[in-house]
RNA sequence: GAUGAACGCUAGCGGCAGGCCUAACACAUGCAAGUCGAGGGGCAGCACAGGUAGCAAUACUGGGUGGCGACCGGCGCACGGGUGCGUAACGCGUAUGCAACCUACCCUUUACUGGGGGAUAGCCCGGAGAAAUCCGGAUUAAUACCCCAUGGUACUAUCUGUGGACAUCCACUAUGAAUUAAAGUUCCGACGGUUAAAGAUGGGUAUGCGUGACAUUAGUUUGUUGGUGAGGUAACGGCUCACCAAGACUACGAUGUCUAGGGGUUCUGAGAGGAUGAUCCCCCACACUGGUACUGAGACACGGACCAGACUCCUACGGGAGGCAGCAGUGAGGAAUAUUGGUCAAUGGACGCAAGUCUGAACCAGCCAUGCCGCGUGCAGGACGACGGCCCUAUGGGUUGUAAACUGCUUUUAUAUACCAAGAAACCCCUUCUACGUGUAGAAGGCUGAUUGUACUUUAUGAAUAAGGAUCGGCUAACUCCGUGCCAGCAGCCGCGGUAAUACGGAGGAUCCAAGCGUUAUCCGGAUUUAUUGGGUUUAAAGGGUGCGUAGGCGGACCUUUAAGUCAGUGGUGAAAUCCUGCAGCUUAACUGUAGAACUGCCAUUGAUACUGAAGGCCUUGAGUAUAGUUGAGGUAGGCGGAAUGUGUAAUGUAGCGGUGAAAUGCUUAGAUAUUACACAGAACACCGAUUGCGUAGGCAGCUUACUAAGCUAUAACUGACGCUGAUGCACGAAAGCGUGGGGAGCGAACAGGAUUAGAUACCCUGGUAGUCCACGCCGUAAACGAUGAUCACUCGUUGUUGGCGAUAUAUAGUCAGCGACUGAGCGAAAGCAUUAAGUGAUCCACCUGGGGAGUACGGUCGCAAGAUUGAAACUCAAAGGAAUUGACGGGGGCCCGCACAAGCGGAGGAACAUGUGGUUUAAUUCGAUGAUACGCGAGGAACCUUACCUGGGCUUAAAUGUAGAGUGCAUAAACGGGAAACUGUUUUUUCCUUCGGGACUCUUUACAAGGUGCUGCAUGGUUGUCGUCAGCUCGUGCCGUGAGGUGUCGGGUUAAGUCCCAUAACGAGAAAAACCCCUAUCGUUAGUUGCCAGCGAGUCAAGUCGGGGACUCUAACGAGACUGCCGGUGUAACGGUGAGGAAGGUGGGGAUGACGUCAAAUCAUCACGGCCCUUACGUCCUGGGCUACACACGUGCUACAAUGGCCGGUACAGAGGGCAGCAACUCCGCGAGGAGGUGCGAAUCUCAAAAGCCGGUCUCAGUUCGGAUCGGAGUCUGCAACUCGACUCCGUGAAGCUGGAAUCGCUAGUAAUCGCGCAUCAGCCAUGGCGCGGUGAAUACGUUCCCGGGCCUUGUACACACCGCCCGUCAAGCCAUGGAAGCUGGGGGUGCCUGAAGUCAGUGACCGCAAGGAGCUGCCUAGGGUAAAACUAGUAACUGGGGCU
Repeated sequence: GAUGAACGCUAGCGGCAGGCCUAACACAUGCAAGUCGAGGGGCAGCACAGGUAGCAAUACUGGGUGGCGACCGGCGCACGGGUGCGUAACGCGUAUGCAACCUACCCUUUACUGGGGGAUAGCCCGGAGAAAUCCGGAUUAAUACCCCAUGGUACUAUCUGUGGACAUCCACUAUGAAUUAAAGUUCCGACGGUUAAAGAUGGGUAUGCGUGACAUUAGUUUGUUGGUGAGGUAACGGCUCACCAAGACUACGAUGUCUAGGGGUUCUGAGAGGAUGAUCCCCCACACUGGUACUGAGACACGGACCAGACUCCUACGGGAGGCAGCAGUGAGGAAUAUUGGUCAAUGGACGCAAGUCUGAACCAGCCAUGCCGCGUGCAGGACGACGGCCCUAUGGGUUGUAAACUGCUUUUAUAUACCAAGAAACCCCUUCUACGUGUAGAAGGCUGAUUGUACUUUAUGAAUAAGGAUCGGCUAACUCCGUGCCAGCAGCCGCGGUAAUACGGAGGAUCCAAGCGUUAUCCGGAUUUAUUGGGUUUAAAGGGUGCGUAGGCGGACCUUUAAGUCAGUGGUGAAAUCCUGCAGCUUAACUGUAGAACUGCCAUUGAUACUGAAGGCCUUGAGUAUAGUUGAGGUAGGCGGAAUGUGUAAUGUAGCGGUGAAAUGCUUAGAUAUUACACAGAACACCGAUUGCGUAGGCAGCUUACUAAGCUAUAACUGACGCUGAUGCACGAAAGCGUGGGGAGCGAACAGGAUUAGAUACCCUGGUAGUCCACGCCGUAAACGAUGAUCACUCGUUGUUGGCGAUAUAUAGUCAGCGACUGAGCGAAAGCAUUAAGUGAUCCACCUGGGGAGUACGGUCGCAAGAUUGAAACUCAAAGGAAUUGACGGGGGCCCGCACAAGCGGAGGAACAUGUGGUUUAAUUCGAUGAUACGCGAGGAACCUUACCUGGGCUUAAAUGUAGAGUGCAUAAACGGGAAACUGUUUUUUCCUUCGGGACUCUUUACAAGGUGCUGCAUGGUUGUCGUCAGCUCGUGCCGUGAGGUGUCGGGUUAAGUCCCAUAACGAGAAAAACCCCUAUCGUUAGUUGCCAGCGAGUCAAGUCGGGGACUCUAACGAGACUGCCGGUGUAACGGUGAGGAAGGUGGGGAUGACGUCAAAUCAUCACGGCCCUUACGUCCUGGGCUACACACGUGCUACAAUGGCCGGUACAGAGGGCAGCAACUCCGCGAGGAGGUGCGAAUCUCAAAAGCCGGUCUCAGUUCGGAUCGGAGUCUGCAACUCGACUCCGUGAAGCUGGAAUCGCUAGUAAUCGCGCAUCAGCCAUGGCGCGGUGAAUACGUUCCCGGGCCUUGUACACACCGCCCGUCAAGCCAUGGAAGCUGGGGGUGCCUGAAGUCAGUGACCGCAAGGAGCUGCCUAGGGUAAAACUAGUAACUGGGGCU
């Protein structure tokens, strides 16, 4: 795009079309084929004359008339109408022939139409039967039937001549013989009848070409193929029969099975094609199923006959009747398809002289949105835009939307009215007239309408009567809100839905179509996705394992002939309709008419002759042969050889051998292994040996002999296209395997043992059978690979190598034939190929068409078997696959780094305690953090508070802010009471201004606003951890690539570094790195107070205490300094190494500083925030409790286990900080924590305030003078309050613990270790934590194999959620389709035998008939039936096999 459609929702009108696609299933009822009296006998019924009776009505009679039932006869019934069962066929289409044929009615022409005869239906009478119907008797007619006559023609036989051909033959002509015709009616016009010829029309028949699927159908056929003869037919013919011959068809698809009416056309498509065969037209076939003939011009006959069968109906049970695939209609089937209508007015048909009759053909109407076409459902104005709805960033805006309301206008349609027999109508017929003459021909007038009171037109009314469907994630035009929460659901494909769904459902809005809109089904297109136009086969599916070769296809140069193909002209045909174009008719269109074009085809004919073909001739370049060389693991058969291995014998010799990662099994004191000698056996042939050579492929390797095949080169002697390819076929064909017979050293499936392992039916080891070897015979497959069929021609180069040739010669070039590497053009999706093509062309063969199912099943063929070959379907998925790219990963490779390992030092893991976590418990033990990257973490201070948790008691608003309403003069304070407190009750007290109305202010109360540490860190912002202070991450332009992408960023060096240098299709740049910043190490300048004190002076018991000073230290500002700058060496350079100088040397040491990104990492409980949730509670206040629990497990720490130590006494030296609700000197008291008094200091001024160390003493290796847990007692301090639950002091007590298993952590220099000090938080403190500060102050690093992490390059990948990936098979469960199967049940077809209706034909025919002929009988054939054995095919089946999906 389309449809004979169906379904869902909806529906105003008209025109034109269409309407059982299924059950060729069964049918009630009515109708669909009759007509003619001008063929006939006649008269049942109707009507009318007439007659009789009767007054009449009426009754009877009456073929006399109109007419006419039934009957004889003629014509028609073979048309029209229906259906598509069958049919794969001369059925259809197209073209041609009939010299092999027929044709009623019609037209033209010829001749004729004489005589005679016997019947029969009807009618009448009788009979049988329920009926249908039948029988008998008598009588009768014809355009019914028969006989005779006449005859031209026709046919047959004989014979004469002429002409023509297409093979048999045809046409004309002559001769004589045999046979065969007719019908009447009549008004006298005519209509008929017979014969013959011709035409027209319609048929019959034959042939060429075209016209489905399956080869898992390969052979079929006996009247079969042909001949002769006969029969039969309208006619040819095995059409039929007798005889003879053995043919005929088939790979160019016979036969069989399945499916199917064919064509014009229709739909689609650019076309070629593909699909289709409704309506209309042509042809065929059929008429309940099967068979058969009769009649007839025509049938083997839809509304005829006979027989058989199935079914239905009637019946008196004896018998009968029927055939809607005609029009309506009914039932059934189905998703589904209409009225038991009107009329013969028109068109057409039958009959008739005609009037006319008949006509479910036809014309009309009815039903149905089934389709196509047309019209309408109003038009104009109308708001910076009503109401309502919906949405939002919400005092407002947007949208619905000029839409509505409202105003004006119009009237198609609708309803009503009027007109109209308008057009379709002209024939026929009637009347009149004209010409000839009582009938024809013509003219005028008149008659006839089912549709229909319809179309059209007029008038009136009034926007009045008239809009829906689907969709809105992408494809694909159209977006938001709410609900739901992997549910409900959607879905054509991708897919959507798990709490913010443009995808589900609803709403608002929008989009597209519109009286329709969607869905479903089917066909074509897109699909170059079966490729003729117009595809492919190295790796995506696809080259046969190889050769030979049949058919077939294709084929070198020149000449001649021919004209089959080819090309051109002409003629015929290609029905009409359809399609296209012009014009025309319905108001337009659809529709219709008319004219043209077209129908790309087929046939005939005339010509052309380049090419192909055919025939003939000739040629040598293709191909082959010859001669001469040459090459090689080419093949077959035989002979020979040495090394190795094994075995045997003998000898030497002694304890192991062997084997492995390590072992063990195994062998060995009965003497192994090892060594020596001899012998035997079988198999394979080291070195040479190589991108070497040979062969068609498989394949071929010691040497040699025989036989044999092939290639190449040279010569250009011979043949003269002999060629290429090759379906079917034949041959060869690795290994394994099979059969028979040998052989058997080594190796070695199976098997056994030993190991390994969780297991180990494996890898490893020790043995070992078949096999491997030989001969003969099978098998016929391989990643049989170059994953690349064969042949021929052409197309840039470089280089190696093998074998020839010619030059003397592998100096070297040249040439031919091979084998390789590299690289262009070109090709290719790319990888790549590239004269050995995957390039450019030609020929032939083979093969492919999404993945799985499956190379499976069934069937066939082959095979001894194994199996091979050929080779599906159901079902299922939306992919499977190729090449390349970027990552990630690897028990892949290379390079490099890091306290990563190693080398060291010190810990932790064992103990006790502290602290955090898990778990458990609990009313609650609030919440979060959970590998590294949670666990002394949020918390830098949980007794109350904090506090979020629990128990209990209260409040409904604590606080902020405003509006509105109401109330009040307070608020507050005091006192008393209840209570655990919060809270609550009572009493007292109390503003300002004023025009006295009120106002300001405060308070109370109500409503709205609040509040939430409630949920979601997977809706978020911000902040943070980690990879990682790792060296990486990117961009612009250019270049390369079809593209993803690459290059740059790679390579060679170098660095801590993508740091720098060199090279370079790259050149530059960014944010990271580095530098810039801070502290620290040296120096200088400036400035000296609260800091300092060298020199001068004063002064003290002493003290920078004082005057002074700026020299020094220090303070704190500015500078200097370090840059591989200098030297030597290597290097192109970067840079490395080293030295000097220097306080410092190669980023001097520290800090801050953290790229693109990763982990849906952490946090909604710091804060902020979207959405959801609670609102006398999930908010808020208070009391008490809990966060501090305790069989246990883990992390992080502290203290120890002691002598490098503990205790006691004396004595010295910091830095950085803090301090007024504070630090506190100093004095006194207390053993002490501390208390009392109290100078100084908001601090370089005062104060907190050092320890290890050093000097002495003591302890002497022990659970101790170590260690300090735990517990008892007494206290101090803070605080409203130390019970749960604080710290500290003193006295007493004195636990575990004697250096810590597996495993594990930190650290590379002022570092580890060790020693103390300070600060934050804080009333106090559970601080052994955290953050800082200084004192003392080491050891070790060979090195990068290994562990962990990381960076760069490279490689493989079936991974991309990225190896914590992907993924295979069994088993378990459910569902689905399918194979096998004992059997069971059908179906169609064939064969044999038996039987055999009707009927044709043949024979007979004593009976009937004047005759023609017939009844009857017999025979052949046959539908059908029965029976038998097979084959094919379908369904089903216990059980069973695999497959697919979940």